[in-house]
Predicted 3D model of a 102-nucleotide RNA (SAM riboswitch aptamer (S box leader)) from Virgibacillus necropolis.
Its Rfam family is "SAM riboswitch aptamer (S box leader)". About the family: The SAM riboswitch is found upstream of a number of genes which code for proteins involved in methionine or cysteine biosynthesis in Gram-positive bacteria.
Model confidence (mean pLDDT): 82 of 100.
RNAcentral holds the sequence, with entries from Rfam and Ribocentre.
Taxonomically the source falls in Virgibacillus (Bacteria, Bacillota, Caryophanales, Bacillaceae).
RNA sequence: UUCUUAUCCAGAGAGGUGGAGGGACUGGCCCUAGGAUACCUCGGCAGCAGACAAAUUUAAGUACUGUGCCAACUCCAGAAGUGUAAAGCUUGAAGAUAAGAA
Numbered sequence: 001u002u003c004u005u006a007u008c009c010a011g012a013g014a015g016g017u018g019g020a021g022g023g024a025c026u027g028g029c030c031c032u033a034g035g036a037u038a039c040c041u042c043g044g045c046a047g048c049a050g051a052c053a054a055a056u057u058u059a060a061g062u063a064c065u066g067u068g069c070c071a072a073c074u075c076c077a078g079a080a081g082u083g084u085a086a087a088g089c090u091u092g093a094a095g096a097u098a099a100g101a102a
Base pairs, nucleotide, nucleotide: 001102002101003100004099005098006097007096008095013042014041015040016039017038021031022030023029025078026077027076028075043070044069045068048066049065050064051062052061074094079091080090081089082088
């Protein structure tokens, strides 16, 4: 990097460095000099895989290890369907994360 499977309406921030863009892409809409994004430290959330514990099938616990995450539903939409249309709804695409494989 590609493929497969699963999940994505919940949850969780302080300090420091630094100084202009950021929210994947496009459109919208937002965040941002009351300092964003990023990086570092500490803290936290979650429970995918491993580990440990429990149990023997109806189901699960701890948070030790490897990850992940801590503005907004993946911020909303993008393609198709439903709908006169708008709104809304359903499925998908794309994206993200985990595990496995190449």